[in-house]
RNA sequence: CGGGGCGUGGCGCAGCCUGGUAGCGCACUGGCAUGGGGGGCCAGGGGUCAGCAGUUCGAAUCUGCUCGCCCCGA
Repeated sequence: CGGGGCGUGGCGCAGCCUGGUAGCGCACUGGCAUGGGGGGCCAGGGGUCAGCAGUUCGAAUCUGCUCGCCCCGA
C1' cells in the first nucleotide's frame, strides 16, 4: 500500500443477504418460596446498533468515507 472478516444492553451472540416496533442466553433489580443461602418460579430495568454523511415515507440492515481489532497478500 491492497484485499477480507468483525464492531448490536455489563458479558457472549442472533437479527443484515430479502429495509418496516431491537431480540436471545448469562448477569443485574424486585417479589414468591426457604431458618438463611444456592437452585427454582414470576415480574422488571438497561442498547438511538463503532462514528459521520448519503439514498428512502422509513436504515442495525443499502451506498460512501473514517476509526478500532483480527487475518491474508505485497